[in-house]
RNA sequence: GAUGAAGAUAGAGGCAGCGAUGCGUCAGAGUAUGAAAUGGAGUUGGCAGACGGUGAAGUUUCAGAAAGGUAAUCAUCGCCGAAAGAAAUAAAAUGGCAAUUUUAUUUCUUGGGGUUCUAAGAAAUACUUAGUUCACUCCUUCGUUGCAGAAGAGGCGUUAUCUGAAAG
Numbered sequence: 001g002a003u004g005a006a007g008a009u010a011g012a013g014g015c016a017g018c019g020a021u022g023c024g025u026c027a028g029a030g031u032a033u034g035a036a037a038u039g040g041a042g043u044u045g046g047c048a049g050a051c052g053g054u055g056a057a058g059u060u061u062c063a064g065a066a067a068g069g070u071a072a073u074c075a076u077c078g079c080c081g082a083a084a085g086a087a088a089u090a091a092a093a094u095g096g097c098a099a100u101u102u103u104a105u106u107u108c109u110u111g112g113g114g115u116u117c118u119a120a121g122a123a124a125u126a127c128u129u130a131g132u133u134c135a136c137u138c139c140u141u142c143g144u145u146g147c148a149g150a151a152g153a154g155g156c157g158u159u160a161u162c163u164g165a166a167a168g
Stems, first nucleotide, its partner, number of pairs: 006163006014080001017079006026069001033063006042051003046097002083110012111137002114134001117131005138154001139152004
């Protein structure tokens, strides 16, 4: 060199940070479905197919669910790439195939919550995800006497403390 490569420990962003679980509520829904009557050939599916004159669809009456979902309610737990999304691979589950879901790994993107609009999912003016609009906010850098302001290819970041390397 060292005003420090790398490492370890402890913090901060927000009481509206992130995620999980549970209670409760709302909706799902007078839906699916069952029974009776009527009716008289279609119903269902992405495809294959399945059901149907041993009575389809529809209509009327009576009875009548569930799953996933719902968080600025509350409680508990784990945390600060917390976590989320996309792609690929592998395994498992359902399935006739297609397809879907869950878990793990790898790569890439995203500082944070809110908000406008659009799209997808969903029964949905709920909610989730992606992009987007608008300010707010955290960090770093530049800048100022200070404020303001500007930029960010910003989380493997950033603050504090400790240890502390190589080339030359």

Predicted 3D model of a 168-nucleotide RNA (Lysine riboswitch aptamer) from Absicoccus porci.
It matches the Rfam family "Lysine riboswitch aptamer". The family has 47 seed sequences and 3,224 matches in Rfam 15.1. Gene Ontology term of the family: lysine biosynthetic process.
The prediction has a mean pLDDT of 77.
Lineage of the source: Bacteria > Bacillati > Erysipelotrichales > Erysipelotrichaceae > Absicoccus.
RNAcentral holds the sequence, with entries from Rfam.